Context: one part of a larger RNA
Molecule: large-subunit ribosomal RNA, half B
Organism: Candidatus Woesearchaeota archaeon
RNA sequence: UCCGGGUAAGGGAACUCGGCAAAUUGGCCCCGUACCUUCGGUAUAAGGGGUCCCUGCCUUCGUGCUCGUAAGAGUGCGAAAACAGGGCGCAGUGACUAGGGGGGUCUGACUGUUUAACAAAAACACAACAUUCCGCUAUCCCGAAAGGGGUUGAAUGGAAUGUGACAUCUGCCCAGUACCUGUACUUCAAACUCCGGUCCAACGGAGCUAAGAGCAGGCAAACGGCGGGGGUAACUAUAACUCUCUUAAGGUAGCGAAAUACCUUGUCGUUUGAAUGACGACGCGCAUGAGUGAUGUAACAAGAUCCUCACUGUCCCUACCUGGAACCUACUGAACAUCCUGUUCUGGUGUGGAGGCCAGAGUUUCCCAGUGGGAAGUGAAGACCCCGUGAAACUUUACUGUAGCUAGUUGCUGCAAUUCGGACUUCUUUGUAAAGAGUAGAUGGGAGUUGCUUGAAGACCUAAUCGAGAGAUUGGGUUUAGACGAAAGUGUAACACCAUCCUAAGAAAUCAGAAUUGCUAACCCGAAUAGGGGACAACGAUUGGCGGACAGUUUGGCUGGGGUGGCACUCGGCUGAAAGGAUAUCAGCCGAGCCCAAAGGUCGGCUCAACCGGGUCAGAAAUCCGGUGUGGAGUGCAAAGGCAAAAGCCGGCCUGACUGGAUUCCCGACAAGGAAGAAUCCAGGAGAGAAAUCUGGGCUUAGCGAACCUCAAUGUCCUCCUUGGUGGGGGCUUGAGAUGACCGAAAAGUUACUCCGGGGAUAACAGAGUUGUCCCGCCCGAGAGUUCACAUCGACGGCGGGGCUUGCUACAUCGAUGUCGGCUCUUCCUAUCCUGGCUGUGCAGAAGCAGCCAAGGGUGGGGGUGUUCACCCAUUAAAAGGGAUCGUGAGCUGGGUUCACAACGUUGCGAGACAGUUGGUUUAAUAUCUACUGGGAAUGCACUAGUGUCUGAGGGGAAGGACCAUUUAGUACGAGAGGAACAAUGGUUCGGCGCCUCUGGUCGACCGGUUAUCCGACAGGGUAGGCCGGGCAGCUACGCGCUAAGGGAUAAGAGCUGAAAGCAUCUAAGCUUGAAACCCGCCUCAAAAAGAGACACGGAUGGGAUACUCCUAGAAGAGGAGUUUGAUGGAACUGGGGUGUAAGUGCGAAGGUAUACGACGCAUUCAGCCCGCAGUCACCAAUAA
Repeated sequence: UCCGGGUAAGGGAACUCGGCAAAUUGGCCCCGUACCUUCGGUAUAAGGGGUCCCUGCCUUCGUGCUCGUAAGAGUGCGAAAACAGGGCGCAGUGACUAGGGGGGUCUGACUGUUUAACAAAAACACAACAUUCCGCUAUCCCGAAAGGGGUUGAAUGGAAUGUGACAUCUGCCCAGUACCUGUACUUCAAACUCCGGUCCAACGGAGCUAAGAGCAGGCAAACGGCGGGGGUAACUAUAACUCUCUUAAGGUAGCGAAAUACCUUGUCGUUUGAAUGACGACGCGCAUGAGUGAUGUAACAAGAUCCUCACUGUCCCUACCUGGAACCUACUGAACAUCCUGUUCUGGUGUGGAGGCCAGAGUUUCCCAGUGGGAAGUGAAGACCCCGUGAAACUUUACUGUAGCUAGUUGCUGCAAUUCGGACUUCUUUGUAAAGAGUAGAUGGGAGUUGCUUGAAGACCUAAUCGAGAGAUUGGGUUUAGACGAAAGUGUAACACCAUCCUAAGAAAUCAGAAUUGCUAACCCGAAUAGGGGACAACGAUUGGCGGACAGUUUGGCUGGGGUGGCACUCGGCUGAAAGGAUAUCAGCCGAGCCCAAAGGUCGGCUCAACCGGGUCAGAAAUCCGGUGUGGAGUGCAAAGGCAAAAGCCGGCCUGACUGGAUUCCCGACAAGGAAGAAUCCAGGAGAGAAAUCUGGGCUUAGCGAACCUCAAUGUCCUCCUUGGUGGGGGCUUGAGAUGACCGAAAAGUUACUCCGGGGAUAACAGAGUUGUCCCGCCCGAGAGUUCACAUCGACGGCGGGGCUUGCUACAUCGAUGUCGGCUCUUCCUAUCCUGGCUGUGCAGAAGCAGCCAAGGGUGGGGGUGUUCACCCAUUAAAAGGGAUCGUGAGCUGGGUUCACAACGUUGCGAGACAGUUGGUUUAAUAUCUACUGGGAAUGCACUAGUGUCUGAGGGGAAGGACCAUUUAGUACGAGAGGAACAAUGGUUCGGCGCCUCUGGUCGACCGGUUAUCCGACAGGGUAGGCCGGGCAGCUACGCGCUAAGGGAUAAGAGCUGAAAGCAUCUAAGCUUGAAACCCGCCUCAAAAAGAGACACGGAUGGGAUACUCCUAGAAGAGGAGUUUGAUGGAACUGGGGUGUAAGUGCGAAGGUAUACGACGCAUUCAGCCCGCAGUCACCAAUAA
């Protein structure tokens, strides 16, 4: 020193993030218990009293024995409870066991559960409430399926979800998303139908059409959401009132600086001496709010927070004791670590933080115990940050898919009926211009057709069909013998009859279809040959829809770190750019992603802006005339460079804004491309011009784009399985469609649950550099100060210093230099807060203000807050500011920040996020070197052992600092009020050194009391150091003692003499003064002070050491005393001291029949027991070596 334990005077939380830890309390019996309350609780509330031993007595209960028939009587044993009397101690649950209590608030109702090994919670669960799905082959879940769970259950049931007891309640919004319902219409796949496709086919188009979507509704205890501005009342303020914009609706009741409030330590009140705390209020609430539940709430909680009583070593302020380690001896004997080397310190340098380099200083060597300043110590290829065309997990309205679900078609798959529409066949009907007797469908044939009892025409009655009507057709009945056509006439067409057709309609058969219904035989259930379901379902195929349930991936670059922002990512001009070329930055100033059929080609003509003069309306400025006019204009658009019979302006004619080919530039250290752009030439064929010539767009420099894919164009082109033809495909050439991250992937997020590889190529801490900012000065002197710049303050400006703030840079560190604050401890600086010495004053005194010198010493205690800081309280001489890796985590703490959990507000669809808040949350280690604090050994220093006594170079210290009171003195001063000093004395406080007589603490020496238990009882002991009361020595503080003056040399300053400069001048020569600072004085270490010292004794009859007995000395070494010529230790005795009156015996004692018994008391007895102290005394041991 560590790990445990014990005790502490006075104070009592002043400690600290926080009463952490410890202490207090504690069992049982009796009394007594508040607010609140869900009436159960709260409650062991709180707060009191009792508790042991002995003697006696009463009651109850259990159980024996004797007598008795029984009832009962007598006599024992045991248990429990009460009462009375007596007794002892500091203390009677005497040890052990064994709640500290109360009050306010937050959260969660409760008991419970959870991150095995950093989170026990406010998280989860829970009863209860609500919603959704599900009728049983149930919804749901597992499985590829078979099959299984649910369930051998059945809606009072099962599944899913949200809220979370209870009480009072639960507002508005359906625009968005999800879900549900519906749907005339729109859209919509395959199959099917139709059309095109030279025949077929590929293919194309159209139609029909399920679910879905659109569309219409519903639904919020579904996901979710729930405004802004202006004005207004007779003080002001505010706004019941009102205007306006706007929404799906604009937050209701409640609650509210809150686990939610940024500003914020909001404001007020209470609590405190003091409160960033707590509680109660207020309310425009950054950003509360109603089952993502709101507000309350008794009880409960190892939850969070505040106050208080009690209690205490948490603290003031530490001390002592004790067990185990540490230490010493013997034996045994690891791990980690280790490039090399090992004498450091200071300054410098250096990749900017060195034991090793440079300079200076210091350094004899070794060992032991310690302390942790350094080795940017060890441990772990940093977990923060960035990077990687790294990974993983999670999310979703990222991309692409897949299960699954769902809908259509089809196979398994059959038989019927009804209805509906379609196709085809047959039959029956139908058909009105006018004219014509009249209801003439078209064309052709055609001269007859038909009836006469197998009943014609007409008429009448009746029914049906068609029709608007007129009427037509047909059936039935009565009547009974002709009727129609041709011809004529009308008309486009002429009629009987037959055939083929058209329009419209009907009937029947057939075919395929749709819908509905029925059936049973496939198929399914079933033990079944019963029964049920039934062509459905299931299963298979195919097509559409939904589809983070699942899977694979992506989620850009630059960047004064990254992100956010921006585009400096393609292209153009100027500057930067340093007079060849080239040249960077998230450098500066500006642009482009077009436009134009003329704004292009050519030929010809013309001259602009501005100004001056003249001129109707007409003005400064309109159009006109004359003049000057190097461009001061114009040029489609930026800027630069250009441009005057033009590159500007106007007009004519045109399309060269051509086709093919070649080359060069752009193009860079080398090599080497693509696209775009520009320029030159050749060929072809053009335009303008008389021609020379010019023209392959625009005065020039910006105006742009691969492959794959798609489309278009061109051509007697090439090609496609066995011919020809056609279509189609492929190829060659050209063009269009875009990649702006612009030489061009098809692509969203989160990670604090994270991982890997790297980086000091790159951030956060600290360092370094810089110093805008910060702090401190100086110069100037506008002004303030009644006057007066400079007693004091000092604008606008200027110049510096420091390296504490905050920035900037990214130089060192990412194979790790532990990050805020506090505690502890040391040292340095001065820009001085106090103390000391001075000066000025708007200095009378007192108190101040400002400045100069000065760093010796001091600079404190509390409240709230994690705080540094800041604020506050009471003191004080003063409560100064800073550095040392924002000194100090191999020293502590761990409140804050900054992991995993959880909540609130906000944000995000979500996973999640937030220099927002809140609760919780593992701080390693045996020290190798160096350093330091101590303790030893050796050598050196003599001619030379030893013993003793010194000196003091040098080092350390602050060894003292400060205050108060009294006297001076109510004096000096002052009108008064007030009110000093020199000097002296006494004390206080802080610091230092020493000590233990006193006081206090401790006291595992010791003495006593007492509990439990054991040794049979007594006596005497053991164990829990049992507890409790005392306590010498020792060690200690809270106790006691001491803790000067003075001298020297100076600082600022004050002076003397005194020139330069006939004066003046503290200075130049000289001299005197002058401070807590400096050097002495005082204390202490110190001959290893290498310049290694001195003196005395002593010197071979030598010296010390070991050993032995010991110590007030001591970790080990060391030091000291003694060793028979001896009091060194022990024993004994005496003295002194501690405890408190031993055992035994005698006597007494409440009671009791008692001479049994009996706690206890008195006497013997200041006894007994004990002593790390002193003295006496050789009895024992210090012998021997």